Large-subunit ribosomal RNA, domain VI from a bacterium, 290 nucleotides, folded computationally. The sequence was found in a public genome assembly. Model confidence (mean pLDDT): 80 of 100.
Context: one part of a larger RNA
């Protein structure tokens, strides 16, 4: 900017999109055609390879949130830690992201162009063309999927909202007063309406502040703001690792003042322990005051 501000919601003018390409198997069919050998097509359906788009259920990769194992130092020992060239090494691994995993990429009319014809004069014949008439492409035009009213011819529908006041200045209108004038009229002062300009307040509603993530470089978009589950805490589940410290019972052997001491390791308490970017509960904390 679209002639009151504003919020949803849509209409689709218009623009975009790999809108997929190929192989190959079954039908069609031992048909058609051919003597016979031998042998298609159109139409429909399966699978695959490329390509291109989207996902993360499954298969695996990354997973420097996590758990566990073990070395060699450091905190005296023991727990427990913390260093060791992108995690010292190593064995697993949710969310997440991701291909090598999974999904889709289907099929149609219409008008046509080169082209193929039918009917046909002019020009008794002949001619696809002059009238007329039929078919014909990955190409156009819908159909598919996206944007899309700045589409200046600036659109449609529903909804909310539409206050006061204040200051100079100007022009306009209806008034009042004062003067000059014989008189027509002329000057000036002053009030009110509405106007236009300036500034301020208000509605609706929207921005910011506030607590975030299904968004995300800043903006931008989303969601939420006590009539609340938005983000932490917090309890549950549901996963990841794989059985914690301590205790208790056993122990190969080793050492001994022969009394005992140590002691890798083992097994029970243990389907433990620690951990969580997810999920559901819960106002405990922060969405306060504007």
């Nucleotide at each position: 900017g679209g002639c009151g501000g504003u919020c949803a919601u849509c209409u689709g003018a218009g623009g975009g999109g790999a809108a997929g390409u190929u192989g190959u198997c079954c039908c069609u069919a031992g048909u058609a055609c051919g003597a016979g050998a031998g042998g298609a097509a159109c139409a429909g359906g399966g699978c695959a390879a490329c390509g291109c788009g989207g996902c993360c259920u499954c298969u695996g990769g990354c997973g420097u949130a996590c758990c566990g194992g073990u070395u060699c130092u450091u905190c005296g020992a023991c727990a427990g830690a913390a260093g060791a060239g992108u995690a010292g090494c190593c064995g697993g691994g949710c969310a997440g992201c991701u291909a090598a995993g999974c999904c889709g990429u289907c099929u149609u009319a219409g008008a046509u162009a080169a082209g193929a014809g039918c009917u046909g004069a002019a020009g008794g014949c002949a001619u696809c063309u002059a009238a007329g008439c039929u078919c014909g492409a990955a190409g156009c035009u819908a159909g598919u999927c996206c944007c899309g009213a700045g589409a200046a011819a600036a659109g449609a529908u529903g909804a909310c909202c539409a206050u006061c006041c204040g200051c100079c200045a100007c022009a306009u209108u209806c008034g009042u007063c004062c003067u000059c004038g014989c008189a027509a009229g002329g000057g000036g002062a002053u009030g009110a309406a509405g106007g236009u300009g300036c500034g301020g307040u208000g509605a609706a509603g929207a921005g910011c502040u506030g607590u975030c993530a299904u968004a995300g470089a800043a903006g931008a978009u989303g969601a939420c703001g006590u009539u609340g589950a938005u983000a932490g805490g917090a309890g549950a589940g549901a996963g990841g690792u794989g059985u914690a410290c301590g205790c208790u019972g056993g122990a190969a052997g080793g050492c001994u003042a022969a009394g005992g001491c140590c002691g890798a390791c083992c097994a029970g308490u243990u389907u433990a322990g620690c951990c969580u970017g997810c999920u559901c509960u819960u106002a405990c904390u922060a969405a306060c005051c504007g």